[in-house]
Context: one part of a larger RNA
Molecule: small-subunit ribosomal RNA, 3' major domain
Organism: Candidatus Daviesbacteria bacterium GW2011_GWC2_40_12
RNA sequence: UGACGGGGACCCGCACAAGCAGUGGAGCGUGUUGUUUAAUUCGAUACGAAACGAAAAACCUCACCAGGGCUUGACAUGCUAGCGUUCUAUUCCCAGGAAACUGGGGAAAUGCGUAAGCAGGCUAGCACAGAUGCUGCAUGGCUGUCGUCAGCUCGUGGCGUGAGCUGUUCCAUUAAGUUGGGAAACGAGCGCAACCCUCACCGUAUGUUAAAUAAUUCAUGCGGAACAGCCCCGAUUUUUCGGGGAGGAAGGCGAGGAUGACGUCAAGUCAGCACGGUUCUUACGCCCUGGGCCACAAACACACUACAAUGGCGAAAAACAACGAGUUGCAAGCUAGCAAUAGCAAGCUAAUCUCUGAAAUUUCGCCUCAGUUCAGAUUGGGGUCUGCAACCCGACCCCAUGAAGUCGGAAUUGCUAGUAAUCGCGGAUCAGCGUGCCGCGGUGAAUACGUUCUCGGGUCUUGUACA
Numbered sequence: 001u002g003a004c005g006g007g008g009a010c011c012c013g014c015a016c017a018a019g020c021a022g023u024g025g026a027g028c029g030u031g032u033u034g035u036u037u038a039a040u041u042c043g044a045u046a047c048g049a050a051a052c053g054a055a056a057a058a059c060c061u062c063a064c065c066a067g068g069g070c071u072u073g074a075c076a077u078g079c080u081a082g083c084g085u086u087c088u089a090u091u092c093c094c095a096g097g098a099a100a101c102u103g104g105g106g107a108a109a110u111g112c113g114u115a116a117g118c119a120g121g122c123u124a125g126c127a128c129a130g131a132u133g134c135u136g137c138a139u140g141g142c143u144g145u146c147g148u149c150a151g152c153u154c155g156u157g158g159c160g161u162g163a164g165c166u167g168u169u170c171c172a173u174u175a176a177g178u179u180g181g182g183a184a185a186c187g188a189g190c191g192c193a194a195c196c197c198u199c200a201c202c203g204u205a206u207g208u209u210a211a212a213u214a215a216u217u218c219a220u221g222c223g224g225a226a227c228a229g230c231c232c233c234g235a236u237u238u239u240u241c242g243g244g245g246a247g248g249a250a251g252g253c254g255a256g257g258a259u260g261a262c263g264u265c266a267a268g269u270c271a272g273c274a275c276g277g278u279u280c281u282u283a284c285g286c287c288c289u290g291g292g293c294c295a296c297a298a299a300c301a302c303a304c305u306a307c308a309a310u311g312g313c314g315a316a317a318a319a320c321a322a323c324g325a326g327u328u329g330c331a332a333g334c335u336a337g338c339a340a341u342a343g344c345a346a347g348c349u350a351a352u353c354u355c356u357g358a359a360a361u362u363u364c365g366c367c368u369c370a371g372u373u374c375a376g377a378u379u380g381g382g383g384u385c386u387g388c389a390a391c392c393c394g395a396c397c398c399c400a401u402g403a404a405g406u407c408g409g410a411a412u413u414g415c416u417a418g419u420a421a422u423c424g425c426g427g428a429u430c431a432g433c434g435u436g437c438c439g440c441g442g443u444g445a446a447u448a449c450g451u452u453c454u455c456g457g458g459u460c461u462u463g464u465a466c467a
Stems, first nucleotide, its partner, number of pairs: 001467002003464003007461007015451002019415005026305002029302005034296002042053002064291007073128001077127007090107007110119003130280002133278003139274002141269003144265001146263001151190006157166003170181003196257004201224007227251001230245006307408001311367006318361001324355003329348002333344004374405001379400007421443007
């Protein structure tokens, strides 16, 4: 100087407390461990791994396994030799084959140049290619975490033999090393804040495809508006802070986002990419068929659906959104079908057309506390769609079947307001497939006395057999 203390002082955070809803019990989905397996590819492992890489494992993906094949190679550059319009790239047929491919036969030649020839192509050979092989403890880049915590430093000066100190401490204050005062310090940098984006109000300009027309709404730009600015009370030393009020669309950082200092963990990633070293080179490279990643005694994590009456079912349609997407696409409407869907087909490269009449909600009726008109797992049968192909191993529809489950031990999670809870909708990936992810709007709470305690963090101080 740090670090640590079951030392001290002060302060903060959904950290506790006060509340609301959960998880832990059930079924199912997904991930992980373990086990099994020919293979169940690899990585991630306290917080900070476990619906994580993966914004889509039937083939492909694919890295794994079994089998079949290739060896200058699936891909790149260069050199040598040869072939090059009766040969060979390419393509067709035959035979073999699961395919890759192998053997045989046929058709058939691109550009430039008058031509020779060259480019391109093939064969053989040589340099070489190739590797999701290893090392994240050789690395770059990117990322997580402490933590959006308020800290981390420097120049000059001063003090000290020096390590170092001061500044950055102290008194107030703040969300903040934020600001003010004092002070051997005076300044500065990276952080904080602000500048950026979205939302809420107003003005103005424009008016397509929106508003039947106009006002207006709406949409797209640009600007304004909020600063403790005004008043009162209290604290205070000027400053500043707290409480209340007015005005205002908005009031005390208006709400949310983006933004992550010096550093820590030899944290994560050589399988996104790049790259040093190292290893393989008729194989650890490349192609193909099939299988596997989907196994299943058990354990864990995260979700979904429930256990019902604030409910379930049926009907009435009685209402009301927003974000988005669409030409290999979204598809109105009509017809067929109980339905998934199919046939025909308008419109739309979109403020025009479509997805798209949102659901919870409202009204009426039935059910009357039951393992039920709750719950929907599982299983049988029949179908639809995508796609070469749904056996391993897709989603959906219909009929039948109707498990467990009656609110969950110890323990534990999220959340302070348009939040939690609850209800649907859209998108990316994508041929198909979502209970996951990323967004969107609808309905819409309870509680916070307080900081003793738990956890984490900050500042100062103190002790130290620690560095």